RNA sequence: AUUUUCCUUCGGGGUCGGGUGAAAAUCCCAACCGGCGGUGAUGAGGUGCAUCUCGCACCCUAAGCCCGUGACCCGUUUUAUGCACAAGCACGAAACGGUGGAUUCGGUGAGAAACCGGAGCCGACAGUAUAGUCUGGAUGGGAGAAGGAAACA
Numbered sequence: 001a002u003u004u005u006c007c008u009u010c011g012g013g014g015u016c017g018g019g020u021g022a023a024a025a026u027c028c029c030a031a032c033c034g035g036c037g038g039u040g041a042u043g044a045g046g047u048g049c050a051u052c053u054c055g056c057a058c059c060c061u062a063a064g065c066c067c068g069u070g071a072c073c074c075g076u077u078u079u080a081u082g083c084a085c086a087a088g089c090a091c092g093a094a095a096c097g098g099u100g101g102a103u104u105c106g107g108u109g110a111g112a113a114a115c116c117g118g119a120g121c122c123g124a125c126a127g128u129a130u131a132g133u134c135u136g137g138a139u140g141g142g143a144g145a146a147g148g149a150a151a152c153a
Stems, first nucleotide, its partner, number of pairs: 003151008017029003031133002033123002035069004043061001045059005064121002073098007081090003103119005125136003
């Protein structure tokens, strides 16, 4: 350093101001926000090599709408509990699977989905005057991140 198992901690942001209305952070104008991993032509910094200079390699960092993934929702299987003579029903848990959103134009360039500039677009469920931003399930779950322990080679 790698692999496996285990432990601990961490692990999501956002309605200014106005209009209509009996009532809207939900409609209208306007404002604001961007989980996790990967990729990589941003940019900055660092290290090494080379050097008059240009440069090359590596590390760190780097996308809401490129790839994948989590929350939410649905299903299957197994299973705990309750009800039922039974078929079965209800409600949990685990594993597996499914559904589930959004980008273009110009510039630079050999090359742009990622850089620069512009203009757009998207955002679970339940509640409520129709909600990405309020309240709730949630003191939950979680992709994963960091640190530590053990074992084998």